This is a predicted structure of a 371-nucleotide RNA (Bacterial RNase P class A) from Actinobaculum sp. 313. It matches the Rfam family "Bacterial RNase P class A". Rfam classes the family as a ribozyme. A source record names the gene rnpB. The sequence is in RNAcentral, with records from ENA.
[in-house]
RNA sequence: UGAGUCGGCCAGGCGGCCGCGUGGCCUGCGGGAAUCUGCGGGCCCCGAGGAACGUCCGGGCUCCAUAGGGAACGGUGGUGGGUAACGCCCACCCGGGGCGACCCGCGGGAUAGCGCCACAGAGAAUAGACCGCCGCGGCUGCGGCCGAGGUAAGGGUGAAACGGUGGUGUAAGAGACCACCGCGUUGCGGGUGACCGCGACGGCACGGCAAGCCCCACCGGGAGCAAGGUCAGACAGCGCGCGUUUGAGGCGUCCCGCUUAGCGCGCGGGUGGACUGCUCGAGUCUCGUGGUAACACGCGACCUAGAUGGAUGGCCGCCGCCGCCCGGUUUUCGGGCGGAACAGAACCCGGCGUAUCGGCCGACUCAUUCG
Numbered sequence: 001u002g003a004g005u006c007g008g009c010c011a012g013g014c015g016g017c018c019g020c021g022u023g024g025c026c027u028g029c030g031g032g033a034a035u036c037u038g039c040g041g042g043c044c045c046c047g048a049g050g051a052a053c054g055u056c057c058g059g060g061c062u063c064c065a066u067a068g069g070g071a072a073c074g075g076u077g078g079u080g081g082g083u084a085a086c087g088c089c090c091a092c093c094c095g096g097g098g099c100g101a102c103c104c105g106c107g108g109g110a111u112a113g114c115g116c117c118a119c120a121g122a123g124a125a126u127a128g129a130c131c132g133c134c135g136c137g138g139c140u141g142c143g144g145c146c147g148a149g150g151u152a153a154g155g156g157u158g159a160a161a162c163g164g165u166g167g168u169g170u171a172a173g174a175g176a177c178c179a180c181c182g183c184g185u186u187g188c189g190g191g192u193g194a195c196c197g198c199g200a201c202g203g204c205a206c207g208g209c210a211a212g213c214c215c216c217a218c219c220g221g222g223a224g225c226a227a228g229g230u231c232a233g234a235c236a237g238c239g240c241g242c243g244u245u246u247g248a249g250g251c252g253u254c255c256c257g258c259u260u261a262g263c264g265c266g267c268g269g270g271u272g273g274a275c276u277g278c279u280c281g282a283g284u285c286u287c288g289u290g291g292u293a294a295c296a297c298g299c300g301a302c303c304u305a306g307a308u309g310g311a312u313g314g315c316c317g318c319c320g321c322c323g324c325c326c327g328g329u330u331u332u333c334g335g336g337c338g339g340a341a342c343a344g345a346a347c348c349c350g351g352c353g354u355a356u357c358g359g360c361c362g363a364c365u366c367a368u369u370c371g
Base pairs, nucleotide, nucleotide: 001367002366003365004364005363006362007361008360009359010358012319013318014317015316016315017314018313020047021046023044024043025042026041027040028039029038030037031036049342053353054352056351057350058349059348060347061224062223063222064221068256069255070254071253073220074219075218076217077216078092079091080090081089082088093107094105095104096103097102108215109214113213114212115209116208117207130155131154132151133150134149136147137146138145139144163181164180165179166178167177168176182204183202184201185200186199187198188197189196190195228276229275230274231273237267238266239265240264241263242262248260249259250258251257283302284301285300287298288297289296290295321339322338323337324336325335326334327333
């Protein structure tokens, strides 16, 4: 200098004018016994995000039994750790890709059982012989052809062909035999573990799919802030059915169990409010300590939206960023025009995924050149 890998960060800045929402203070008018309240005005503080998004996982919180037992159903799936928890994160193992930094894996079990393996192909799981190869017998026009056999090395089909490579051997061949690799059993050693290393034995018995059923281990009760609670106000009950030993309602699939005496349907009547939950929390930041890391602990500092038809916006000026054009023109400089994304709280957190104009920083890898 070029090409790349990984991680982190910003999301325009300053000023002026107008406007909106929560809260605080002051104030005008009205009501009231009141420090209360209704409608206004002024000043001050604060006022979206890295994803506030999708609502895909996990939790807090609330109610239903202090959430109990079993079945069913659903989920997760290498190992060890982190965490409130997770399908998340960290480290490692194994497999695959890359020269490499690094990346990817829907990564338990196929000797528990069942099932499936399209097309092609001779044969797809107690497999099989199409083309070949081989000796034997017969015929011959001497090129071969026919018959009964042997074989599975080579070719061919396929996603996959019943171990692979090389040799010995043989008529040709074959784990028939040998070495190495793979596989299985086993011993020793290392590691918390997944797993790894070394050795012995076995001639191969055990193809793939569990994202088909299934088996194993672990996890999961349900509903959700329209949860739930408080206050105010209005109203009118009637009929039928079921239940109170036979079991109706609730625990939002069933049974057990627990619990409450009510429950369902139809007709009729009333209301269509306010407050709370609501934001201080597994909180944010600095520093230190422990840990490879995720993360944990400690000290200190800080308070950072709470709307409810739903606020957080608009305009102007200057500066900065990016692109194009023009002038001079290596750089630098001046002028003009244009652009600046994705999106947006609604009970709160932890993740994942997806969207995103333009830029910045750090670590590392490969190639080339120079010293």